[in-house]
RNA sequence: UGCCCGAUCGUCCAAUGGUAGGACGGCGGACUUUGGAUCCGUUAAUCCAGGUUCGAGUCCUGGUCGGGCAG
Numbered sequence: 001u002g003c004c005c006g007a008u009c010g011u012c013c014a015a016u017g018g019u020a021g022g023a024c025g026g027c028g029g030a031c032u033u034u035g036g037a038u039c040c041g042u043u044a045a046u047c048c049a050g051g052u053u054c055g056a057g058u059c060c061u062g063g064u065c066g067g068g069c070a071g
Stems, first nucleotide, its partner, number of pairs: 001070007010024004018054001025043006047063005
């Protein structure tokens, strides 16, 4: 320098172009003498800027960061 892949709650992983969900974690509660375990509720996210579309996490363009391959 070129090519390919990836970026989603605090963490890990989902999501036919049509309500962004699950597990763990955090918080509150139930249970318990206390703690743990269990159960219920709740919290919280689409890397950035444009474009296409009635509608974009998803498609297109550019960028940032990370990984891989070639030189």